[in-house]
RNA sequence: AAAUUUUCUAGGCAAACUUAUCGAAAGAUGAGGACGCAAAGCUAUGGGUCUAAGGACAGAUUGGUCUACGACUGCCAGGUUGCCGAU
Numbered sequence: 001a002a003a004u005u006u007u008c009u010a011g012g013c014a015a016a017c018u019u020a021u022c023g024a025a026a027g028a029u030g031a032g033g034a035c036g037c038a039a040a041g042c043u044a045u046g047g048g049u050c051u052a053a054g055g056a057c058a059g060a061u062u063g064g065u066c067u068a069c070g071a072c073u074g075c076c077a078g079g080u081u082g083c084c085g086a087u
Base pairs, nucleotide, nucleotide: 012037013036017032018031019030020029021028022027035074041080042079043078045077046076047075048072049071050070054067055066056065057064
């Protein structure tokens, strides 16, 4: 990849929370655990949201404002791949 048979499924993922590690944080990963999901598979392409280390500005206190090159695909889409059924 093709054919046949069987079945109307077989399965998949894993929220909150707990714990360990990484990270400045947002958050991510592993283990446990299931709220849910027909793409809750992949992709940061568009929008949106989160964080602010560093940087800029102001200030003189131990902090303020802005900013993504950081993060979120279980925020919404786009692209792409897959499962079942029918034609």
c-di-GMP-I riboswitch aptamer from Sporomusa sp. An4, 87 nucleotides, folded computationally. The source organism's lineage runs through Bacteria, Bacillati, Negativicutes, Selenomonadales and Sporomusa. The coordinates come from a structure-prediction model, not an experiment, and the mean pLDDT is 81. The model forms 95% of the base pairs in the Rfam consensus. Rfam family: c-di-GMP-I riboswitch aptamer. Its family is annotated with cyclic-di-GMP binding in the Gene Ontology.